[in-house]
RNA sequence: UUUUUAUACAGAGGCGUGGAGAGACAGGCUCGACGAAACGCCGGCAACCAACGAGGUUAACCCCUUGAAACGGUGCCAAGUCCUGACCAUAUAAAAA
Numbered sequence: 001u002u003u004u005u006a007u008a009c010a011g012a013g014g015c016g017u018g019g020a021g022a023g024a025c026a027g028g029c030u031c032g033a034c035g036a037a038a039c040g041c042c043g044g045c046a047a048c049c050a051a052c053g054a055g056g057u058u059a060a061c062c063c064c065u066u067g068a069a070a071c072g073g074u075g076c077c078a079a080g081u082c083c084u085g086a087c088c089a090u091a092u093a094a095a096a097a
């Protein structure tokens, strides 16, 4: 990067560096010198994967459902994915190439 599957009306920000952009794209609308992006530190949210418990199934795994937790791998922390459009368009997770 591509493909497949799942999810997307909830939730959660301070400080430092930085110095003009940011919210994917188009059109709107909004955020921004009372400090944008990016980076760093600390904190938090969530619960996709992993790990754990219960039930179903099985010869046993696998698999399916569900629960609790939040040490591990990711993700996220203005506005419903900000709104409308395209509805796999975009984002994230997991798997495969």
Stems, first nucleotide, its partner, number of pairs: 001097008013042005021031003025085004043077003048073002052067005081089001